[in-house]
Molecule: Lysine riboswitch aptamer
RNA sequence: UUUGCAGGUAGAGGUGCGGCUUUCAUCAGUAGCUGCCGGGCUUGGCAUGCGGGUGCCAAAAAGCGGAGCAGCAAAAGGGAAAGCCGCCGAAAGGGAGAGUUCCCCGCAAGGCGUCCCCCUUGGGCAUUCGGCAAAGAGCCGUAUGACUGUCAUUCAUGUCCAGUUUGGAUGGAGCGCUAGCUGCACA
Repeated sequence: UUUGCAGGUAGAGGUGCGGCUUUCAUCAGUAGCUGCCGGGCUUGGCAUGCGGGUGCCAAAAAGCGGAGCAGCAAAAGGGAAAGCCGCCGAAAGGGAGAGUUCCCCGCAAGGCGUCCCCCUUGGGCAUUCGGCAAAGAGCCGUAUGACUGUCAUUCAUGUCCAGUUUGGAUGGAGCGCUAGCUGCACA
C1' cells in the first nucleotide's frame, strides 16, 4: 500500500420522513339539552351484551320511543395551510405476545393508547383495485407505469495508456451507498 472481515464517525437522495403549535374548513344545523308532540309497560329505565353490585332517573311515570315541530347548539377522530422542532429505517404497513383504559367484579365480543419481538418496503408521483373513514377529503395496502438517488455489469464516448468524464441498456436493494478513522488477517 492492496484485499477481506469486524467496529465506529460523518454525509447524500427530495414534491424526502415524523412530531408539536396556531388558524381554517368539514364533521353539522348532526349528537346533545330545553319545551311541545306521540306511544307504551307496571316495578320500570340508563351506564357495550349476560349475571351480580353501585350510581342516576322515575308517579299526570321516566335519563322509555320517534326518521315529528320549535329554540339553543357542540366535540373528538380525520383533513388543509403556515410556523417551529427532531431527523435520513427517516418512517410506514402486517403479524405474535404482554399490559392499560372504556363505573366496579366475573364471563364474552370489541374500541383507543403503551411496551416488546419478528417480517416487508431505497424514495416520492400518477393510475387501477381493495380497505379505513361522515366524506367525492385524506391515509394505508396490491398491481402497473414512467421518474429519481445510489451501486454493479455492459456498450458507446472524450483522453496516448492505466485510470477516468459523459450518455445508453440491464440488474440489485437501505442488512444498501459515499468519505474518513480504528482493530484483526493474508500478500